[in-house]
Context: one part of a larger RNA
């Protein structure tokens, strides 16, 4: 040299461990912003780099609660120095302050910057100079004002409201790929997926039948399960993919347009028509017509409403329709009766309770024994509506914190009850017969597209760019070409809770989730350090011991690294390069062989 052994260096792999992550449950919030968000810039401590907090009142200021002894955040000690039973620190409700920048809003601006203006104050002989407030822009609305061009309008100002940015996912609409799959590719698929925009809500959107069904009947929408990968569709390829019904969730229905009636306004008409009816008298710019606009009225498919005429029914009292009696109508009032703040009218206020947001009581064990420490053992014992958990020098129901259980809020917010307090009915209703309404460039129809599982197909039904184009109940639409008979159901106005999708956040939980190359990029000064003009990309990096008890003091050395003693300590081969301490590489001393 080489194999072994033995003992070391280097390395940080493994075991345990976890203060962080990850999925999920259930409550609970679902928004924050010009009363200046949201996310940043600079400040801010006696000392102060980073992180946290704050804002020139600046790790805080004021007040209402809690609490009850120490404290002046964290890395992180230390030197100065305070505060506290007159209740500090800390926790929670209410408020105050809150620089700059940002929507950023006085003008610009290369973000935290730079230049004004009005108006009231300070200050100064005056200017300069400080302090508060205001001063963008669109929108509605109102006022005032006002051009070419007379009235007029445009366009100008002003008050007062509002809006605008931001956010993780759900939602609804406008637009809308390609990869890819069809073993190639065009139709077809991927997908109405990504993605782009506009908008809003705590959900959204759908929604109270111009629906299904089928000769039985159902009865608004929405979500689950099944019907069913059926029945269609489809270069009949790849694929795509329903309903009706059954079962559950939840369960709520309702105003409006128009006919008529009555008032306003402006137009045109136009002298007695008119003034609720009869009967006298009085009155007349009243009446008619149409156009807006305001109140009543009225909302439906066994059509429905309305208007006139007839028949029947029905609490009380005032008023009042030019006047006077009778009649009809109309207003209040009172009594009864029902409803209400998510639709169906709309604001709210007091009380009661429950819940949020600090809390607060809260049960029972000793000795020995090993040991560095007992929570292990051994013997004897309590408590339990509490043997859930976590710490504690090794594994604790009874040591410490809690936990079962009860109690509790001066402010604040939520929620539900009853009061008060708003609206309706009574004040109209039923029947016969009539008059007149009953959603128009709409419904249908042609052309051309999209949507319906459904690709132009026998192709209905929805939507519509272009043309054309009706009905008013003896109407009108559907029931998959289309007709007929049947049935069903009323389009062209609207509004709606609940069941449901989701979690950026807040609690409170779980776990055949991970344990530091794993789990978030991310357990550490993490979107940090670095990279890149920019968009953007984006790490590594946990562990001493029970407790620093962190090695006084002494030698070596360069006033050194670094070691050797001594001390601590249960252990320093536990010495801050710190738990365990693999391998790969390097020594060192030994056998054997060369």
């Nucleotide at each position: 040299g080489g194999c072994g052994u033995a003992u070391g260096g280097u390395g940080g792999a493994u075991g345990c461990c976890u203060u962080g992550g990850u999925a999920c449950u259930g409550a609970g919030a679902g928004g924050c912003g010009a009363u200046g968000a949201a996310g940043g810039a600079c400040g801010u401590g006696g000392u102060u780099g980073g992180c946290u907090g704050c804002g020139a009142u600046a790790a805080g200021c004021c007040u209402c609660g809690g609490g009850g002894a120490g404290c002046c955040g964290c890395u992180a000690a230390g030197c100065a120095g305070g505060c506290u039973u007159u209740g500090a620190u800390c926790c929670g409700g209410g408020g105050a302050u809150u620089u700059c920048c940002g929507a950023a809003u006085g003008g610009g601006g290369a973000a935290a910057c730079c230049c004004a203006c009005c108006u009231g104050g300070g200050g100064u002989c005056a200017u300069g100079c400080c302090c508060a407030g205001g001063u963008a822009u669109c929108c509605a609305u109102g006022c005032c004002u006002g051009a070419a061009u007379a009235c007029a309008u445009a366009g100008g100002g002003u008050a007062u409201g509002g809006a605008g940015g931001c956010g993780a996912a759900c939602g609804c609409a406008g637009g809308g790929a390609a990869u890819u799959g069809a073993a190639a590719c065009a139709u077809c698929u991927a997908a109405g997926u990504a993605c782009c925009u506009g908008c809003a809500g705590g959900a959204a959107g759908a929604g109270a039948a111009a629906u299904c069904a089928a000769g039985c009947g159902a009865g608004a929408u929405u979500c689950c399960c099944a019907a069913a990968g059926u029945a269609g569709u489809g270069g009949c390829g790849a694929g795509c993919g329903a309903a009706a019904u059954g079962g559950g969730a939840a369960g709520a229905g309702c105003c409006c347009a128009a006919a008529c009636c009555a008032g306003u306004u402006g137009c045109g008409u136009g002298u007695a028509a008119g003034c609720c009816c009869g009967c006298a008298g009085g009155c007349g710019u009243u009446g008619c017509g149409u156009a807006u606009c305001u109140g009543g009225g009225g909302u439906u498919g066994u059509g429905g409403g309305u208007u006139c005429a007839g028949u029947c029914c029905g609490g009380a009292g005032a008023g009042u329709u030019c006047u006077g009696c009778g009649g009809a109508g109309c207003u209040c009032u009172c009594g009864g009766g029902g409803a209400g703040u998510u639709a169906c009218a709309a604001a709210g206020u007091g009380u009661c309770u429950g819940c949020a947001u600090a809390g607060g009581a809260g049960a029972a064990u000793g000795u020995c024994c090993u040991g560095g420490a007992a929570a292990g053992g051994a013997c004897a014992g309590c408590c339990a509506u509490a043997g859930a958990c976590g710490g504690u020098g090794a594994c604790a129901g009874c040591c410490c914190g809690g936990u079962a259980u009860c109690c509790g809020a001066a402010a604040u917010g939520u929620a539900g009850g009853c009061g008060c307090c708003u609206c309706c009915c009574u004040g109209g209703g039923a029947c016969u017969g009539u008059u007149c309404c009953c959603g128009a460039g709409u419904a249908g129809c042609g052309c051309g597209g999209g949507g319906c599982a459904c690709g132009u197909g026998g192709a209905a039904c929805c939507c519509u760019g272009c043309g054309u184009g009706a009905a008013u109940c003896u109407g009108g639409g559907a029931g998959g070409a289309c007709c007929a008979u049947c049935u069903c159901c009323c389009a062209a106005g609207g509004c709606u809770a609940a069941a449901u999708a989701c979690u950026a956040c807040u609690c409170a939980g779980u776990a055949a989730c991970c344990g530091a190359u794993a789990g978030u990029g991310a357990a550490c000064a993490a979107g940090u350090a670095c990279c890149g003009u920019g968009a953007g990309g984006g790490a590594a990096a946990g562990g001493u011991g029970a407790a620093a008890a962190g090695c006084a003091c002494c030698c070596c050395g360069g006033a050194g690294a670094g070691g050797g003693g001594a001390g601590u300590g249960a252990a320093a081969u536990a010495g801050u390069a710190u738990c365990u301490g693999a391998a790969a590489c390097c020594g060192u001393a030994u056998g054997c062989c060369u």
The prediction has a mean pLDDT of 85. Large-subunit ribosomal RNA, domain I from an activated sludge metagenome, 594 nucleotides, folded computationally. It matches the Rfam family "Bacterial large subunit ribosomal RNA". Its family is annotated with structural constituent of ribosome and ribosome in the Gene Ontology.